[in-house]
RNA sequence: AGAGCAGGCCGGGUGGCCGCGGGUCACGUGAGUGGCUCGAGGAAAGUCCGGACACCGUAGGGCAGGGUGCUGGGGUCAAGCCCAGGCAGCGAAAGCCGACGGAAAGUGGCACAGAAAACACACCGCCGAACGUGGCGCCGCGAGGUGCCAGCGUGGUAAGGGUGAAAAGGUGGGGUAAGAGCCCACCAGCGUCAUGGCGACAUGACGGCUUGCCAAACCCCACCCGGUGCAAGGUAAACAGGCUCCGCUACGAGGCAGCCCGCCCAGGGGCCGGGUAACCGCUCGCGCCGCCGAGCAAUCGGCGGCCCAGAUGGAUGGUCACCCUCGACAGAAUCCGGCUUACAGGCCUGCUAACGGA
RNA sequence: GGGCGCGUAGCUCAGCGGGAGAGCACUCGCUUCACACGCGAGGGGUCGCUGGUUCGAUCCCAGCCGCGCCCA
Numbered sequence: 001a002g003a004g005c006a007g008g009c010c011g012g013g014u015g016g017c018c019g020c021g022g023g024u025c026a027c028g029u030g031a032g033u034g035g036c037u038c039g040a041g042g043a044a045a046g047u048c049c050g051g052a053c054a055c056c057g058u059a060g061g062g063c064a065g066g067g068u069g070c071u072g073g074g075g076u077c078a079a080g081c082c083c084a085g086g087c088a089g090c091g092a093a094a095g096c097c098g099a100c101g102g103a104a105a106g107u108g109g110c111a112c113a114g115a116a117a118a119c120a121c122a123c124c125g126c127c128g129a130a131c132g133u134g135g136c137g138c139c140g141c142g143a144g145g146u147g148c149c150a151g152c153g154u155g156g157u158a159a160g161g162g163u164g165a166a167a168a169g170g171u172g173g174g175g176u177a178a179g180a181g182c183c184c185a186c187c188a189g190c191g192u193c194a195u196g197g198c199g200a201c202a203u204g205a206c207g208g209c210u211u212g213c214c215a216a217a218c219c220c221c222a223c224c225c226g227g228u229g230c231a232a233g234g235u236a237a238a239c240a241g242g243c244u245c246c247g248c249u250a251c252g253a254g255g256c257a258g259c260c261c262g263c264c265c266a267g268g269g270g271c272c273g274g275g276u277a278a279c280c281g282c283u284c285g286c287g288c289c290g291c292c293g294a295g296c297a298a299u300c301g302g303c304g305g306c307c308c309a310g311a312u313g314g315a316u317g318g319u320c321a322c323c324c325u326c327g328a329c330a331g332a333a334u335c336c337g338g339c340u341u342a343c344a345g346g347c348c349u350g351c352u353a354a355c356g357g358a
Numbered sequence: 359g360g361g362c363g364c365g366u367a368g369c370u371c372a373g374c375g376g377g378a379g380a381g382c383a384c385u386c387g388c389u390u391c392a393c394a395c396g397c398g399a400g401g402g403g404u405c406g407c408u409g410g411u412u413c414g415a416u417c418c419c420a421g422c423c424g425c426g427c428c429c430a
Base pairs, nucleotide, nucleotide: 002355003352004351005350006349007348008347009346010345012323013322014321015320016319017318018317020039021038022037023036024035025034026033027032041329045340046339048338049337050336051335052334053229054228055227056226060261061260062259063258065225066224067223068222069221070085071084072083073082074081086100087098089096090095101220102219106218107217108214109213110212123161124160125157126156127155130154131153132152133151134149135148136147137146138145139144169187170186171185172184173183174182188210190207191206192205193204194203195202196201233280234279235278241272242271243270244269245268246267252265254264255263287306288305289304290303291302292301293300294299324327359429360428361427362426363425364424365423368382369381370380371379376413384400385399386398387397388396406422407421408420409419410418
């Protein structure tokens, strides 16, 4: 402390008056009145994960389907969460960030361009007189022999050019007709061993010389997952039935998403019409705050203190005065743990040193 | 409150990861005395937005935004 990084916290304040929802006490036959007290958030949001709870007769097996995916730890009812570390990427650094198992199990894809896109290939080039053909020469009477030439075909090659997002390890040297892991050194990658680490992995030695990319393509491996959501569900009250389809002891209607098995079971489904909106579920929860201890941390343990919205047309507001830096995003609806997204501005703590200032 | 689905041209919708398309509508031309029908040609796109995977995304993945449907 201009610039930047990480963590935590706050997010108008005080007072008066009036009003609204809940609880409790008092009064009142009752409607109600009065006193006291409590009354939005860090995200109450998105509903993206996971659970509690409730119902689906049982919640069983297989297939299908879905989810997760480095290592160790934490917490729990559980998780895709959190912490620490490894590796990859970014940054000058503090630090940030990663859907981060498997591509030598199989299948598939890689448009256009290009010779060739995964059992590699040969367009331009480079090489070669080994073979055929062709040309030229020498020897020979001739049959034929022998030498030169890369024009054509067979052939060798993958260093260079060119195409592409990607060209079958990279750089250098040796080697060769030209070349090539053909050989060697270093580097990358792979395998084995040793050492360190609980482990991911790191370091070193040795080996053979190389196995493209895509799994947010199918898939394989490991682990996990029954469905529906408080408009669940229950009690009470009220009401009027009608039409139609399937099934009735099993080859099955049907039994809370798909198929099969198993199990259950005599009723079940659709359409039209009628009735109701009262109460419970409903808020105290592995809750919050403070101190001490253990741990790098997440977190855990102990002690002490506190009670903190519960509506059902749905409350949490209005106004006045003063002050300041003139106030963002937004608002419960069964509850909880996480993630993600939105957020004017301000405060505290720790850290970095490229640029800037002295 | 809870649970599902959909965003591609003006409208209705197709679209194996590689060229953004069809029908109707619009414009121009032909046809007609003129219009309609018909025929031919043409214009018109932030594939809702922002990131990611990939050589490459309308398509695959994630997060937002908007719209619609169902449930006592």